[in-house]
Context: one part of a larger RNA
RNA sequence: UGACGGGGGCCCGCACAAGCGGUGGAGCAUGUGGUUUAAUUCGAUGCUACGCGAAGAACCUUACCUGGGCUUGAAAUGCUAAGAGUAUCUCUGUGGAAACACGGGGGGACCGUUGAACCGGUGCUUAGCACAGGUGCUGCAUGGCUGUCGUCAGCUCGUGUCGUGAGAUGUUGGGUUAAGUCCCGCAACGAGCGCAACCCCUAUUGCUAGUUGCCCUAAUUUAUUAGGGAUCUCUAGCGAGACUGCCUGUGAUAAACAGGAGGAAGGUGGGGAUGAGGUCAAGUCAGCAUGGCCCUUAUGUCCAGGGCUACACACGUGCUACAAUGGUACCUACAAAGGGCAGCAAAACCGCAAGGUCAAGCAAAUCCCAUAAAAGGUGCCUCAAUUCGGAUUGCAGUCUGCAACUCGACUGCAUGAAGCUGGAAUCGCUAGUAACCGCAGGUGAGGUACACAGCGGUGAAUACGUUCUCGGGCCUUGUACA
Numbered sequence: 001u002g003a004c005g006g007g008g009g010c011c012c013g014c015a016c017a018a019g020c021g022g023u024g025g026a027g028c029a030u031g032u033g034g035u036u037u038a039a040u041u042c043g044a045u046g047c048u049a050c051g052c053g054a055a056g057a058a059c060c061u062u063a064c065c066u067g068g069g070c071u072u073g074a075a076a077u078g079c080u081a082a083g084a085g086u087a088u089c090u091c092u093g094u095g096g097a098a099a100c101a102c103g104g105g106g107g108g109a110c111c112g113u114u115g116a117a118c119c120g121g122u123g124c125u126u127a128g129c130a131c132a133g134g135u136g137c138u139g140c141a142u143g144g145c146u147g148u149c150g151u152c153a154g155c156u157c158g159u160g161u162c163g164u165g166a167g168a169u170g171u172u173g174g175g176u177u178a179a180g181u182c183c184c185g186c187a188a189c190g191a192g193c194g195c196a197a198c199c200c201c202u203a204u205u206g207c208u209a210g211u212u213g214c215c216c217u218a219a220u221u222u223a224u225u226a227g228g229g230a231u232c233u234c235u236a237g238c239g240a241g242a243c244u245g246c247c248u249g250u251g252a253u254a255a256a257c258a259g260g261a262g263g264a265a266g267g268u269g270g271g272g273a274u275g276a277g278g279u280c281a282a283g284u285c286a287g288c289a290u291g292g293c294c295c296u297u298a299u300g301u302c303c304a305g306g307g308c309u310a311c312a313c314a315c316g317u318g319c320u321a322c323a324a325u326g327g328u329a330c331c332u333a334c335a336a337a338g339g340g341c342a343g344c345a346a347a348a349c350c351g352c353a354a355g356g357u358c359a360a361g362c363a364a365a366u367c368c369c370a371u372a373a374a375a376g377g378u379g380c381c382u383c384a385a386u387u388c389g390g391a392u393u394g395c396a397g398u399c400u401g402c403a404a405c406u407c408g409a410c411u412g413c414a415u416g417a418a419g420c421u422g423g424a425a426u427c428g429c430u431a432g433u434a435a436c437c438g439c440a441g442g443u444g445a446g447g448u449a450c451a452c453a454g455c456g457g458u459g460a461a462u463a464c465g466u467u468c469u470c471g472g473g474c475c476u477u478g479u480a481c482a
Base pairs, nucleotide, nucleotide: 001482002481003479004478005477007476008475009474010473011472012471013470015466016465019429020428021427022426023425026320027319028318029317030316031315032314033313034311035310042053043052064306065305066304067303068302069301070300073131077130078129079128080127081126082125083124089106090105091104092103093102094101095100109122110121111120112119133295134294136293137292138291142289143288144284145283146282147280149278154193155192156191157190158189159188160169161168162167173184174183175182199272200271201270202269204240205239206238207237208236209235210234214229215228216227217226218225219224220223243266246260247259248258249257250256322422326381327380328379329378330377331376338369339368340367343362344361348357349356350355388419393414394413395412396411397410398409399408435458436457437456438455439454441452
C1' cells in the first nucleotide's frame, strides 16, 4: 500500500421488513447429471452452467456409431511429363441401397499466326510432385467477442509539496446528491477515463403536408361508391416546452432540501441504448482468426442406415391443473405491434374438423394473415374426483416432405391417469409495476414454441423502518496474510 476481521462509524440496493403472486407436491414440455448404448457428437458447471451455444436434430444439418467407397483427394494454387482418343462430357449397360467400380455408343474444344499446316497460348484428362484437408489437442500460448462484480461510483495522471524510502497528498474533512453531484474548507493547483448531458421511444402542443388514412354530403346492394373538404383523428418532418426558472421556509448568506404556484408533464418526467480502470490464468481453438503439437490410402473426404429423441433414477427452468372470482353453450364489444411473391391469400363451394377445390386482391396506411382474448349479457352445471382436470391409449384421418417405423405437427370419435393448493426450503415484483388475458414475429419444406424476443388489453396490495440476512460504497482501527 492492499486484502481480511463472527472490529467500529456513515450510507445504499426488492437486501431484509410490509404486501401480492409463484417454485418445492401432480401430469406433461424442455435442459442437465447419472445410467444405458455400437453411438447416445461436442462445449457450458456456485452466484456468473442447466427452455444455455441451438432464431427451431425425420434425411440434410451432424461434428457421433455401423457398414461400404475415394486417395493430389469434395473445393484451392503451382510445377514436370504424357495424351488428341482410351480420358472429361453426354447417352447407356452390368454390379450396387447409394457413393462408386468396370464396360459400350455418340461427340471429341477455343484463340492467335497462316493459303493450309507446323507452332504458340487457353482449356481438358492421366501420371508424378509441391501441397490441400482436419468440428484433431492446447481458451493455462493468443486475437477478437462475451459473462460477472455493476450502470456500482469509482479509477488515474501532470506539476508542486511532504517522506531516507515503499509511498502520501490531491481523492481526506463539514454539508449535499442517484452520482468523486455540487458547495465550503484545506499544500495543493489542474487535468483525463467514468457520472451527467448530447442519441432513440414515450407523455403536451404549434407549423408544414393530406393519400391508401380522416371528416362532410348523397346514393344504394350497408359494404362501399361518387362528389366535396383540410377543422378533428392519424401519419412524419421541423419547432416549442421543464431550467429548481418563480414564491415561501430551512440551511453557513453556499450547495442543496421541504412545501407551494403555474403547467400535459416537476425536480434525472417514464422507458431504452450507453458498461470506467480492473477482478475471476472466468467463457469461447466447435462462429471466425491464429502460434505450437498431432493425423496424411486417414484423425481427410463421399454415401446408406442408425444415433444425438435411450430411461430404475436425481436436479433446474417452464406449461397445464387441482375448480363456482369456476366449467360449458349461445349472443355481443374494444387493441397495439408485426409479417407477406418459391409469399400472404379474401369471397364462394366441399368437409363435423384438421383441411381441400377454385381463385379476386396485394411488393401493401389500399389487399391478405385477422374473428383479439380476458371483460359484458343469458341459459345449464350445484361442490362431486364432478359437465373439474386433461395425461395415457385405441381407431379413423389431414398437411408438409423423396421419405413421418425408429422420430413430425394437427383433426375427429372413443378412452378419462395423477392431481382436492403442495414439507424443509426458496424465487420474482414498488405502478400502468405485479398478477391475469390474448395477438403477432424470427428461425430458408414441415415442426415437437409450453421457449425466445416483441405488442397491446384488464389492472392491484404494501413499504413503520434499517435491529437482523445478503451484496456493495466511503472513512477509520487491528493483523500470525501478500
Background
Predicted 3D model of a 482-nucleotide part of an RNA (small-subunit ribosomal RNA, 3' major domain) from an uncultured bacterium. Model confidence (mean pLDDT): 82 of 100.